[in-house]
Context: one part of a larger RNA
Molecule: small-subunit ribosomal RNA, 5' domain
Organism: uncultured prokaryote
RNA sequence: AACGAACGCUGGCGGCAGGCUUAACACAUGCAAGUCGAGCGCCCUGCUUGCAGGGAGCGGCAGACGGGUGAGUAACGCGUGGGAACCUGCCCUUCGGUUCGGGAUAACCACGGGAAACUGUGGCUAAUACCGGAUACGCCCCAUGGGGGAAAGAUUUCGGCUGCCGAAAGAUUGGCCCGCGUUGGAUUAGCUAGUUGGUGAGGUAACGGCUCACCAAGGCAACGAUCCAUAGCUGGUCUGAGAGGAUGAUCAGCCACACUGGGACUGAGACACGGCCCAGACUCCUACGGGAGGCAGCAGUGGGGAAUAUUGGACAAUGGGGGCAACCCUGAUCCAGCAAUGCCGCGUGAGUGAAGAAGGCCUUAGGGUUGUAAAACUCUUUCACCCGUGAAGAUGAUGACGGUAACGGGAGAAGAAGCCCCGGCUAACUCCGUGCCAGCAGCCGCGGUAAUACGGAGGGGGCUAGCGUUGUUC
Numbered sequence: 001a002a003c004g005a006a007c008g009c010u011g012g013c014g015g016c017a018g019g020c021u022u023a024a025c026a027c028a029u030g031c032a033a034g035u036c037g038a039g040c041g042c043c044c045u046g047c048u049u050g051c052a053g054g055g056a057g058c059g060g061c062a063g064a065c066g067g068g069u070g071a072g073u074a075a076c077g078c079g080u081g082g083g084a085a086c087c088u089g090c091c092c093u094u095c096g097g098u099u100c101g102g103g104a105u106a107a108c109c110a111c112g113g114g115a116a117a118c119u120g121u122g123g124c125u126a127a128u129a130c131c132g133g134a135u136a137c138g139c140c141c142c143a144u145g146g147g148g149g150a151a152a153g154a155u156u157u158c159g160g161c162u163g164c165c166g167a168a169a170g171a172u173u174g175g176c177c178c179g180c181g182u183u184g185g186a187u188u189a190g191c192u193a194g195u196u197g198g199u200g201a202g203g204u205a206a207c208g209g210c211u212c213a214c215c216a217a218g219g220c221a222a223c224g225a226u227c228c229a230u231a232g233c234u235g236g237u238c239u240g241a242g243a244g245g246a247u248g249a250u251c252a253g254c255c256a257c258a259c260u261g262g263g264a265c266u267g268a269g270a271c272a273c274g275g276c277c278c279a280g281a282c283u284c285c286u287a288c289g290g291g292a293g294g295c296a297g298c299a300g301u302g303g304g305g306a307a308u309a310u311u312g313g314a315c316a317a318u319g320g321g322g323g324c325a326a327c328c329c330u331g332a333u334c335c336a337g338c339a340a341u342g343c344c345g346c347g348u349g350a351g352u353g354a355a356g357a358a359g360g361c362c363u364u365a366g367g368g369u370u371g372u373a374a375a376a377c378u379c380u381u382u383c384a385c386c387c388g389u390g391a392a393g394a395u396g397a398u399g400a401c402g403g404u405a406a407c408g409g410g411a412g413a414a415g416a417a418g419c420c421c422c423g424g425c426u427a428a429c430u431c432c433g434u435g436c437c438a439g440c441a442g443c444c445g446c447g448g449u450a451a452u453a454c455g456g457a458g459g460g461g462g463c464u465a466g467c468g469u470u471g472u473u474c
Base pairs, nucleotide, nucleotide: 001473002472003471005470006469007468008467009466012346013345014344015343016342017341019338020304025302026301027300029299030298031297034061035060036059039058040057042055043054044053045052046051047050068257069256070255077182078181079180080179081178082177083176086174091170093168094167095166096165097164098163099133100132101131102130108123109122110121111120112119113118139148140147141146153162155160183229184228185227190220191219192218195217196216197215198214199213200212201211202210232254233253234252235251236247237246238245239244259280260279261278262277263276282293283292284291285290310336312335313334314333318332319330320329321328322327349379350378351377352376359370360369361368362367383415385410386409387408388407389406393401418463419462420461421460422459423444424443425442429458430457431456432455433454439446440445
């Protein structure tokens, strides 16, 4: 000097910022991801009888973003600089197409099973759901031929617009590879069989022992392999004249994880926090047959701890998802609440006022000091308080914040000062009490009868809505 701090005493206001560093411990409750009727059939309600509203379902897009945490990871994880064998929904540009058919199924109805979660059988029905045919220069396979592969409508008088399909290019995101850098330990010296390489095959969006068969016997290591311990990495942050040291809260980029372990499905993208399956631990429901759950989302609870906040408001702004739109959703976000946690700003009054009141303290008893301090007189009204007006943030409408900020008026010095220290280091001294006791202490050291070092008082010094102590870093 610094802090995501804590503790003690004290505490007026505002702005801005930050606020579980410990148990990646367990979680009651609510909310945090939906949306589309301009894809589809159906059901219900209302009345103005063709309109409006609602519901579950099929279908589409989005739930791979946003938000959290740092357990794991010493690694191409991260940082930096390169590379080639790739994918890329939505967006933009260009070219071409958008044709003919078909069979189902949920919802619904009927009958059942089950305590529930849920589920069976039969029957009806639609689509931008599904399937087949046609066509397809360019696309893919093959490389002479040849072979394979598409589509979906809605609206409308038409046109156009918006969709859909094939192809190419772009943009953006992402996957992969390599050089270099990236903690400690040798009281860890050898490690390795898919191991190292080759051929062939499989697999992947893609290269590759990525996987497999066969062949060879290699590969790494004292320039530290392997093993153990510790740790998310970085931009940065703190400190320092710098070099360096320490650190990685908030904000930003990347990575990893989502009760623990494993797995795939769907999809442009996941091996998926609020999806699925299996196993395990735990909790809950049960009619004992069987089921349900996952706050390291926002609040909140218990627990742990020296210690860390509200079960708040709003989608007004910014951004995101869906939708032609209106709009809906959004604990992202914007705000408010709590605590001096930090930084910054302001206030707690100003002027005059005695050879100097009273009181306190000291005293050589003369006086000194507290001290212009108070009183008294004259003023002012920042902040807080009361009344009124009242924004910007919003671009035509729309403001949670908020009757907030700000402005005008009013009253009255009124409502607002503490903490630590005074032996030296180190700014600041006397008296009383105590008597190696009680106690102090960062170091040196004080205290055993005159203690500037303990306790109290007066006085003084420092900082100030804070002041000290403890912890940690430089």